RNAcentral holds the sequence, with entries from ENA. A computed fold for a 72-nucleotide RNA from Macroventuria anomochaeta, annotated as transfer RNA. It matches the Rfam family "tRNA". The family's RNA type in Rfam is transfer RNA.
């Protein structure tokens, strides 16, 4: 330098053109002698950035950027 995959909640990851979910973690409650486990409940996200297409973009297109892998 070229190719390819990826960037979504604190962490690990899903997701589909119609304003986003799970598990873990965190807060509150139930239970327990205390704790753990279990159950109920709640909060938390500019969906990496800029532009384009669209009535509407997290999703599609272009560019950029960061990371993994491959090639040279």
């Nucleotide at each position: 330098g070229g190719g390819u995959c990826g960037g979504u909640a604190a962490c690990u990851c899903a997701g589909a053109g119609g304003u986003a979910g799970a598990g873990u973690g965190c807060g509150g409650g139930a239970u327990u002698g205390c704790a753990g486990a279990u159950c109920c409940u709640g909060a938390a996200g500019u969906c990496c950035c800029c532009g384009g297409u669209u009535c509407g973009a997290u999703c599609c297109c272009g560019g950029g950027u960061c990371g993994g892998c491959c090639c040279u």